A computed fold for a 75-nucleotide RNA from Ignisphaera aggregans, annotated as transfer RNA. The RNAcentral record of the sequence draws on ENA. It matches the Rfam family "tRNA". Rfam classes the family as a transfer RNA. Gene Ontology term of the family: triplet codon-amino acid adaptor activity. About the family: Transfer RNA (tRNA) molecules are approximately 80 nucleotides in length.
RNA sequence: GGGCCCGUAGUCUAGCUUGGCUAGGAUGCGGGGUACACGUCCCCGUGGUCCCGGGUUCAAAUCCCGGCGGGCCCA
Repeated sequence: GGGCCCGUAGUCUAGCUUGGCUAGGAUGCGGGGUACACGUCCCCGUGGUCCCGGGUUCAAAUCCCGGCGGGCCCA
């Protein structure tokens, strides 16, 4: 230098070539219940610029372009 894959809450992850329900789940965190207390368990709550910018569209996490970061391969 060239090619491919990936980037979504503090962490892990589903959804993404079928564009449209308020972006779902686990874990974590906060509160309550149980308990002498801790843990477990149960209930409630909480948290997302969907890596960044632009474009297409009535509408973009999703499609297109550019960039950034990470991984692998070729040279």
Annotation
The prediction has a mean pLDDT of 80.